About this RNA: This is a predicted structure of a 77-nucleotide RNA (transfer RNA) from a Candidatus Omnitrophota bacterium. The organism belongs to Candidatus Omnitrophota, within Bacteria. Rfam family: tRNA. RNAcentral holds the sequence, with entries from ENA.
RNA sequence: GGGCGGUUAGUUCAGUUGGUUAGAAUAUCUGACUUACAUUCAGAGGGUCGUAGGUUCGAGUCCUACACCGCCCACCA
Numbered sequence: 001g002g003g004c005g006g007u008u009a010g011u012u013c014a015g016u017u018g019g020u021u022a023g024a025a026u027a028u029c030u031g032a033c034u035u036a037c038a039u040u041c042a043g044a045g046g047g048u049c050g051u052a053g054g055u056u057c058g059a060g061u062c063c064u065a066c067a068c069c070g071c072c073c074a075c076c077a
Stems, first nucleotide, its partner, number of pairs: 001073007010026004019057001028044005050066005
């Protein structure tokens, strides 16, 4: 330098053909339970969907550029 994949909650990840309010598990916090802790159950908070633009009535989803991570190839030494 070229190609491919990835970036969504603190963490690990879903998100269907673009559609009405963005989710799960786990972690955290609160309550119930217990003598107490753990387990279990119920609830709550937590999001610039990597960044910036574009298309569209409408974008996490489509297009472009860039950033970062991973894999492969090439080049130089």